[in-house]
RNA sequence: AUCCGAAAAAGGCAAACCCGGCGAAAGCCGGGGGCGCAAAGCUACGGGUCCUCGCCUCCUCCGCGACGCCUUCCCAACGCCACGAAGGACCCACGAUCGCCGAGCUGCCGGA
Numbered sequence: 001a002u003c004c005g006a007a008a009a010a011g012g013c014a015a016a017c018c019c020g021g022c023g024a025a026a027g028c029c030g031g032g033g034g035c036g037c038a039a040a041g042c043u044a045c046g047g048g049u050c051c052u053c054g055c056c057u058c059c060u061c062c063g064c065g066a067c068g069c070c071u072u073c074c075c076a077a078c079g080c081c082a083c084g085a086a087g088g089a090c091c092c093a094c095g096a097u098c099g100c101c102g103a104g105c106u107g108c109c110g111g112a
Base pairs, nucleotide, nucleotide: 002112003111004110005109012037013036017032018031019030020029021028022027035099041105042104043103045102046101047100048097049096050095052066053065054064055063069088070087071086072085073084
């Protein structure tokens, strides 16, 4: 340096689930927890997958509607909230996932 993980040691990470917080959601962060992991360390680079509900549609992320969100009105001396009304945004990727696969970078112990 390359390949490998049978036995061993020192340690490491932490799935589901629960609690708190953030987010539209996927999901993320902290605590508990421990299914598993030899890169379950790092990088969303390629592919995959995921991102509220209903209708429409061959299907859809398109279209329509609902829920939720924001602004204004209702609204008063002021503040908050509910119902209702009008308008707006709601991103399919420039988001999420490296514990889906591949790739790149780095790394502990042991063996060959």
c-di-GMP-I riboswitch aptamer from a Gemmatimonadota bacterium, 112 nucleotides, folded computationally. Its Rfam family is "c-di-GMP-I riboswitch aptamer". Rfam links the family to the GO term cyclic-di-GMP binding. It was read from a public genome assembly, where an Rfam model found it. Model confidence (mean pLDDT): 75 of 100.